[in-house]
Context: one part of a larger RNA
């Protein structure tokens, strides 16, 4: 110098991406305990008091004849120590906002998390030799199960919901009609033959699934406009005109885990806030199970802020132990 540990004036996060690191909390009794809430919870909330030894008093319970013994209190009184849960072990706490209900699951070896799962919710298949699924078959798993079941798919407790659009695109349905494969017809005709035959081409009709056609289907894949003009200040437009469309985004939410312009604008905390929370809506480019939106309670999840604490820091110094380093 390094790495581990102690400790430190006065300040107390003024470090910093960020209180990472430390520190500080910690038992047990007793007091006491807020919003909110699915009434279960929040809760060890928070906050606060005692705790070691002696001596008197006083009540209880076992046992025991009884002297006592054992235990569990209430009261009063007094000792010592720097320090009485005396070492060691042993929750820092509060408000707030997003996400995800939870408890689980995960990148063995850089991610544990909003990601996976989940219980509950749709919707789609399948009647049993079942669908689906492995296997060439034989068989086998589904299941020694049978629709309250099993399989695929999406969503993701709960609370309020969950809108229009079937034009494309898949699906499901559809005794018509247009196409149409093999095939089935065999009018005509080639070749050859003296013929009867052999042989070869072939029109027309007939001919399935599919497709094209006709519905239905969005908790199927997927969509969910534009331009002008209008109110007795201005603005702004309930209202009108056109233009396109399958149909023009409704509840709700909203500068958002989504906002580019952007550090938007207003409040709010601070002295001072690109973060934050609370509103505005102009939504570049939120939106209804690729679910909206809220929501007690949970999170080694993540903004924000406050007590509390401190060698994170102003700023740096000291001791201990090992190293490294110089000499021997």
């Nucleotide at each position: 110098c390094c790495a581990c540990a102690u400790u430190u004036a006065a300040g107390g996060a003024a470090c910093u991406c960020g209180g990472c690191a430390a520190a500080a909390u910690a038992c047990c009794u007793c007091c006491g305990u807020a919003a909110g809430u699915u009434c279960g919870c929040g809760a060890g909330a928070a906050g606060g008091a005692g705790g070691c030894c002696c001596c008197g008093u006083u009540g209880g319970u076992g046992c025991g004849c009884a002297a006592g013994c054992a235990u569990c209190g209430g009261c009063g009184g007094g000792g010592g120590g720097c320090a009485c849960a005396a070492a060691c072990c042993a929750g820092g706490g509060g408000g707030u906002g997003g996400c995800g209900a939870c408890u689980g699951u995960u990148u063995a070896c850089u991610a544990a998390a909003a990601a996976c799962a989940c219980a509950g919710g749709g919707c789609u298949g399948u009647g049993c030799g079942a669908a689906g699924c492995c296997g060439c078959a034989a068989g086998g798993c589904g299941a020694c199960g049978u629709a309250u079941a099993c399989a695929g798919u999406c969503u993701g407790a709960c609370g309020c919901c969950u809108g229009c659009c079937c034009g494309g695109u898949g699906c499901u349905g559809g005794a018509a009609g247009g196409u149409u494969a093999a095939a089935a017809g065999g009018a005509g005709g080639g070749g050859u033959g003296c013929a009867a035959g052999c042989u070869c081409c072939g029109a027309a009709u007939u001919g399935a699934a599919g497709c094209c056609c006709c519905a239905g289907u969005a908790a199927a894949c997927g969509g969910c406009g534009g331009c002008c003009g209008u109110a007795a200040c201005u603005a702004u437009a309930a209202c009108g005109g056109u233009c396109c469309u399958a149909a023009g985004g409704u509840a709700g939410c909203g500068a958002a885990a989504u906002u580019c312009c952007u550090u938007g604008u207003c409040g709010g905390g601070u002295a001072a806030g690109u973060u934050c929370c609370g509103a505005c809506c102009u939504g570049c480019a939120c939106g209804a199970a690729u679910g909206g939106c809220g929501u007690a309670a949970c999170g080694a999840c993540u903004u924000c802020c406050c007590c509390g604490c401190u060698g994170u820091c102003u700023c740096a110094a000291a001791u201990g132990u090992g190293g490294a380093c110089u000499c021997a």
Source information
This is a predicted structure of a 328-nucleotide part of an RNA (large-subunit ribosomal RNA, domain IV) from Albidovulum sediminis. The prediction has a mean pLDDT of 89.